[in-house]
RNA sequence: AAUAAUAUUGAGCAAACCAAUCGAAAGGUUGGGACGCAAAGCCAUGGGUCUAAGGUUUAAAACUACGACUGCCAGGUUGCCAUU
Numbered sequence: 001a002a003u004a005a006u007a008u009u010g011a012g013c014a015a016a017c018c019a020a021u022c023g024a025a026a027g028g029u030u031g032g033g034a035c036g037c038a039a040a041g042c043c044a045u046g047g048g049u050c051u052a053a054g055g056u057u058u059a060a061a062a063c064u065a066c067g068a069c070u071g072c073c074a075g076g077u078u079g080c081c082a083u084u
Stems, first nucleotide, its partner, number of pairs: 001084003012037002017032006035071001041077003045074003048069003054064004
């Protein structure tokens, strides 16, 4: 410096669910918990998905992100072991 496949040690993260809390909701945070994860580290940049308070359409309903999700995919960026 590189990463097509395989293996291992130590460390790391933590789905569902439960409790508390914030939020209109989606969802977030903290603690417990472990389904999994080599980027399940970081960045809402592109696509996608969720929600719809406010707004628009006469009502019902529908639409709408300035709200979210990176553990949906891509991109960017950093990176442990091992191997070459």
c-di-GMP-I riboswitch aptamer, 84 nucleotides, folded computationally. It was read from a public genome assembly, where an Rfam model found it. The model forms 95% of the base pairs in the Rfam consensus. Rfam family: c-di-GMP-I riboswitch aptamer. Its family is annotated with cyclic-di-GMP binding in the Gene Ontology.